[in-house]
Small-subunit ribosomal RNA from an uncultured prokaryote, 1528 nucleotides, folded computationally. Model confidence (mean pLDDT): 84 of 100. RNAcentral holds the sequence, with entries from ENA.

RNA sequence: AGAGUUUGAUCCUGGCUCAGAAUGAACGCUGGCGGCGUGCUUUACACAUGCAAGUCGAGCGAGGCGUAUGGGCUUGCCCAUAUAGUCGAGCGGCGAACGGGUGAGUAACGCGUGGAUAUCUACCCUGAGGUGGGGGAUAACCCGAGGAAACUCGGGCUAAUACCGCAUGAUACCGCGAGGUCAAAGAGGGCUUCGGCUCUCGCUCCCAGAUGAGUCCGCGGUUGAUUAGCUUGUUGGUGGGGUAAUGGCCUACCAAGGCAACGAUCAAUAGCCGGCCUGAGAGGGCGAUCGGCCACACUGGAACUGAGACACGGUCCAGACUCCUACGGGAGGCAGCAGUGGGGAAUAUUGCGCAAUGGGCGAAAGCCUGACGCAGCAACGCCGCGUGGAGGAUGACGGUUUUCGGACUGUAAACUCCCUGUCGACAGGGACUAAGGUCUGUUGUUUAAGAGAUAGCAGACUUGAAGGUACCUCCAGAGGAAGCCCCGGCUAACUCCGUGCCAGCAGCCGCGGUAAUACGGGGGGGGCAAGCGUUAUUCGGAUUUACUGGGCGUAAAGGGUGCGUAGGCGGCCAGAUCAGUGAGAAGUGAAAGCCCUCGGCUCAACCGAGGAACUGCCUUUGAAACUGUCAGGCUUGAGUCCGGGAGGGGGGAGCGGAAUUCCCAGUGUAGCGGUGAAAUGCGUAGAUACUGGGAGGAACACCAGUGGCGAAGGCGGCUUUCUGGACCACAACUGACGCUGAGGCGCGAAAGCGUGGGUAGCAAACAGGAUUAGAUACCCUGGUAGUCCACGCCGUAAACGAUGGGCACUAGGUGCAGCGGGUGUCGACCCCUGCUGUGCCGGAGCUAACGCUUUAAGUAUUCCGCCUGGGGAGUACGGUCGCAAGGCUGAAACUCAAAGGAAUUGACGGGGGCCCGCACAAGCGGUGGAGCAUGUGGUUUAAUUCGAAGCAACGCGAAGAACCUUACCUGGGCUUGAACUGCGCCUGACCGGAGCAGAGAUGUUCUUUUCCCUUCGGGGACGGGUAUAGAGGUGCUGCAUGGCUGUCGUCAGCUCGUGUCGUGAGAUGUUGGGUUAAGUCCCGCAACGAGCGCAACCCUUGCUAUUAGUUGCAAACAGUUCGGCUGUGCACUCUAAAUGGGACUGCCCGGGUAACCGGGAGGAAGGCGGGGAUGACGUCAAGUCCUCAUGGCCCUUAUGUCCAGGGCUACACACGUGCUACAAUGGACGGUACAGAGCGUCGCGAAGCCGCGAGGUGGAGCUAAUCGCACAAAGCCGUUCUCAGUUCGGAUCGGAGUCUGCAACUCGACUGCGUGAAGUUGGAAUCGCUAGUAAUCGCGGAUCAGCACGCCGCGGUGAAUACGUUCCCGGGCCUUGUACACACCGCCCGUCACAUCACGAAAGUCGGUUGCGCCUGAAAACGGUGAGCUAACUCGCAAGAGAGGCAGCUGUUUACGGUGUGAUCGGUGAUUGGGGUGAAGUCGUAACAAGGUAGCUGUAGGAGAACCUGCGGCUGGAUCACCUCCUU
Repeated sequence: AGAGUUUGAUCCUGGCUCAGAAUGAACGCUGGCGGCGUGCUUUACACAUGCAAGUCGAGCGAGGCGUAUGGGCUUGCCCAUAUAGUCGAGCGGCGAACGGGUGAGUAACGCGUGGAUAUCUACCCUGAGGUGGGGGAUAACCCGAGGAAACUCGGGCUAAUACCGCAUGAUACCGCGAGGUCAAAGAGGGCUUCGGCUCUCGCUCCCAGAUGAGUCCGCGGUUGAUUAGCUUGUUGGUGGGGUAAUGGCCUACCAAGGCAACGAUCAAUAGCCGGCCUGAGAGGGCGAUCGGCCACACUGGAACUGAGACACGGUCCAGACUCCUACGGGAGGCAGCAGUGGGGAAUAUUGCGCAAUGGGCGAAAGCCUGACGCAGCAACGCCGCGUGGAGGAUGACGGUUUUCGGACUGUAAACUCCCUGUCGACAGGGACUAAGGUCUGUUGUUUAAGAGAUAGCAGACUUGAAGGUACCUCCAGAGGAAGCCCCGGCUAACUCCGUGCCAGCAGCCGCGGUAAUACGGGGGGGGCAAGCGUUAUUCGGAUUUACUGGGCGUAAAGGGUGCGUAGGCGGCCAGAUCAGUGAGAAGUGAAAGCCCUCGGCUCAACCGAGGAACUGCCUUUGAAACUGUCAGGCUUGAGUCCGGGAGGGGGGAGCGGAAUUCCCAGUGUAGCGGUGAAAUGCGUAGAUACUGGGAGGAACACCAGUGGCGAAGGCGGCUUUCUGGACCACAACUGACGCUGAGGCGCGAAAGCGUGGGUAGCAAACAGGAUUAGAUACCCUGGUAGUCCACGCCGUAAACGAUGGGCACUAGGUGCAGCGGGUGUCGACCCCUGCUGUGCCGGAGCUAACGCUUUAAGUAUUCCGCCUGGGGAGUACGGUCGCAAGGCUGAAACUCAAAGGAAUUGACGGGGGCCCGCACAAGCGGUGGAGCAUGUGGUUUAAUUCGAAGCAACGCGAAGAACCUUACCUGGGCUUGAACUGCGCCUGACCGGAGCAGAGAUGUUCUUUUCCCUUCGGGGACGGGUAUAGAGGUGCUGCAUGGCUGUCGUCAGCUCGUGUCGUGAGAUGUUGGGUUAAGUCCCGCAACGAGCGCAACCCUUGCUAUUAGUUGCAAACAGUUCGGCUGUGCACUCUAAAUGGGACUGCCCGGGUAACCGGGAGGAAGGCGGGGAUGACGUCAAGUCCUCAUGGCCCUUAUGUCCAGGGCUACACACGUGCUACAAUGGACGGUACAGAGCGUCGCGAAGCCGCGAGGUGGAGCUAAUCGCACAAAGCCGUUCUCAGUUCGGAUCGGAGUCUGCAACUCGACUGCGUGAAGUUGGAAUCGCUAGUAAUCGCGGAUCAGCACGCCGCGGUGAAUACGUUCCCGGGCCUUGUACACACCGCCCGUCACAUCACGAAAGUCGGUUGCGCCUGAAAACGGUGAGCUAACUCGCAAGAGAGGCAGCUGUUUACGGUGUGAUCGGUGAUUGGGGUGAAGUCGUAACAAGGUAGCUGUAGGAGAACCUGCGGCUGGAUCACCUCCUU
């Protein structure tokens, strides 16, 4: 620090996901040791048991025990007295308000920070005084009573540092003052002449301190506006009360205030902070452990005591719960430490000790202390250590893998007379933590003092839970100690087997459908390590809420538009001030933590010390530039006046002509109208058409223009009236008066609504006619709301420049509109120039790109609005506005990993342009109808083997299924096999012949029978048998493959290097203008070159030359049987092979820059001469595992192999390809002429003879320019048939034959005789062909024993037509649109049906919180009363009276509770509504191309559904044409 993921690829936007760190964690697997920490995050749920707050006898009384003394005597008991000591209950003092726990409540002066003061403060400290003299009670105790208990009551006795007066009182309190008021307690020790003196500790009053606490204030820190108004003790004042103290804290009266958009109130959530985690930081999240503050203590309320509480281990009341009970009543509160149950994914011991630290009490010893110190449990976290080190290669065994050679595991192991000894185990030694305390002696101070106290000194004794622990040491010995996750990319790490969209994995992308580095296992590897992974959560990455540090034309995002309030921001000059601002100083910012340095545990974690820091707040000093404020001035911002011209700016009134429709009249007759074509409709009752007259409503042609005006919506005939704004020019005036603008208030197309008018045309709905599979549409005929007017609503649009407003700045060029200036002129134009508005192009700059560019989307500033992934959804709920329709505001659950923008390359378009092709057209002949042949589908079958499937499967593989072929079926056999290779062992044959059984394979019997070398042991070849490796498979996968092939297509294309352009994919080149069959060539050009294709080179054919002359030929010569037959010759034809020539737009004319084109000459051939071979990059997962080869899988007495028979030849049917026909351009018969190319010795087979014929016989010749197949046929010359199912046609059938072959039954071909079917030119549709072609005619060949209408070749005869490129099909190039990229056979929308999920509504119903009214009213406090009761004080001789107090009664406040009525939140709810997601369901085809009616949009109506239609708007519409403008 980034990475993965949207696409075919790219850039951008944007979300999702990952790598990091962390945790009070949990879970899975595993687990050696130690140190230091940490450990109920959930039910503030309920708690058994034990402990957690006592102490003081030097405050007090009584008692027990003990001791001492004395006595009685029963000699081990009792009594009396006195208590050094000790014990526990009581009175009393102090403590119990600390310490410890928890985070429920609390959005608050609760907390943090900084200030303030109207206050209190026990114990402690400093200082000044005092401590005199009295009194009356009461518990304990005793007696009695009630009760189950808890406990209570009555009577009697007693003490105090308990209680109460009196005295004394101040610098205390009250009061202006005079004056008045308020205290106390003793205990212990020593001496004593018993008067007292003295010490210590107390007590009391006062001042001050310290500590702690109370109260007030500024500022700071959560969410929601779908919470907008809240408040009556409320806000303030006066008097009074209350408190330690201010204060509506309380009360009476008076006033009517107070808070709130800078967010009151309400709701939700939450203890706050130091800090902790993360982060570069700013921030974000958290608030465990430690520390500070607060709140709480079963729930709610209340006070008492006290210095302090409204009190965790106190009291009272109410409530719930638990327990005891004798049923009458009582007891209790672990959110203290342990522990239990419950809840939960989850969190420990009912431990030891007060030795240390700290706390309470005490004079002290000491006691108490679950605070604390320790130990236990838990890898929960952090830190440290170990599980050995060294040597060791036949690179062992084993495992895995393999190309079978090996490789890896791997120096790893084993092993070593090598080394070490941590930790653990055994044994021995053994701490620090301890300071103090007591006693004795001694030195000072106090004192009369050697008591005592206090400050030291010396000595003795004594205190450790942890713990016999840390630590140290001896001996022995490698011995006891490694796992977890991962290995497709991100992300370090790869192979084998299994599985076969199954099982499973998965953080995201995604793996798995037979070769899975992604699942499971093995091997190997990578990472971390006593841990490793997973899950959860937080921050980071995320600049993805953007202060640092984002955006809004098209990705999400500018408000429809203006006016304007609050607010924010604001021109120039000088002055004042110092609030902001910046500087210095002081205070504070607790400690701990973070950081730095040093130190202590062997290191580290951990701990100690010092420093720094704590970015903050407050106070103060000085500065004065800027902002603010105050006051003064200025004119450039803004505004005003005067003068002009422009304008569909707005409102009102009036007027006009053209057109449509209607009415009347006339002329006139059969149609009109409408469409792609029609029909509905209108018309003989006279339409349409034409003419004249009239009515009425709406809209204003031409002008008209990227022209004008307006804030926007919008505005268009003419005249007039009222009125708003902008612009130009000139001088003057005001003097910052400005900009923006949350809320607010206006305006606001169309549609729609209300009331009343109006209604010509148009026209949702509706009706009819068409179209269509359907057509609730598009088209047509009608037609109502509406469109129009007035008034009032609505308030929305693609209300768009998809671009908020203001101001300033930043190259130019060129139009248009308005107003000026200059020059100039008689005037106008032209020319130069200023301001305003409105367009186009464009440099810089910006932008993801497209593009924008002085009218910014540039550079800055200011104010407002808005955005934060897609869907759900602009939906639901709530609120508000509206008559309604609906508008504004506006979520969540759930779901996806994308959704999107711009541009690129393709592909596609019922887009465009150019061009080509038997593509159409023009022609000729066919197919589709018939019969037959052949192939296919289907069906059938035991089997009808398999493959091929639009073109590009279907006379295809198959150039030839009777057996064989043959792969299929039935049956019979074989199992190392029918064929092949290696090796071990045995054997010597193999072959051939014969018999028997059998359908045959086969079985069985007989017969015959080796070779070579040799060192004589044996070896080898060949054959057989047996065993083992292995054979074999037309079994599967052509979607694992090679090879081969088809197709687009013989179409003209497909690419590369370098350069250039672009962020990039890519582009350029290859486009453009011409030309060509051609990316053929030329010209131009940021391209220059090159490659594969094209062309050429090759074959053939057409002309010719040379060489050659048999089997070919025959001009001349000779012979002849008249046949080139023979001699002869190689001239000719021809042939053979080879070498050449020839054609190149070379020549001429014309056009053109050129390429080239048109014409011509010559020539056998002319512009590629004809034909062939030749098939670019690629496409179709095209075809083929059954040609062959081959990976993997499968079978192995069978899916192999042998054999017989059958099947591939079936047959209601459908299709393809052909043959033969339907006849006279013909059939039949007779005669007669002319080819080419092939083939032949397992062959072709002549002549002759036989047969009607197929054929038979025959065998000459021929290994072929020699012989044979072999007569070519159409044609030509004649004869006949005469339009008919025929003298056409030949299917089918009968019986008779021939040939091949072991064998023609299933199932061959042919022959002749007889039979003589359909068929009379073929519907929709469709095929081939452009010249030696179509058509027509025959011939040959491969395969092959035989079988050809098929296939491949060959020649004979030999046409017609092409105007042309509009249309159909296919293709090429350019361009355009695209939501396609599996690429239109694409993509994709909605209803319906099914399943499932979350949500809304809903009669209700259940619960929480809460407001208001009323009722009830415990305890307590305060007030009143107090006739009952009453020790202390006063009076009184006494009786008694008084003061004071108590019980009781009563009023106020008030908890719980009750009741009524609201609000709000949540649960649930028959039914219902839409939404999301699901496998290949149903219906249609809405959108993307002009998506086949351009789309979208607001609104309204309609419709199964997507949708359709009306009105208005937008371009985010293709295409064509025109106009205008701009550039060159």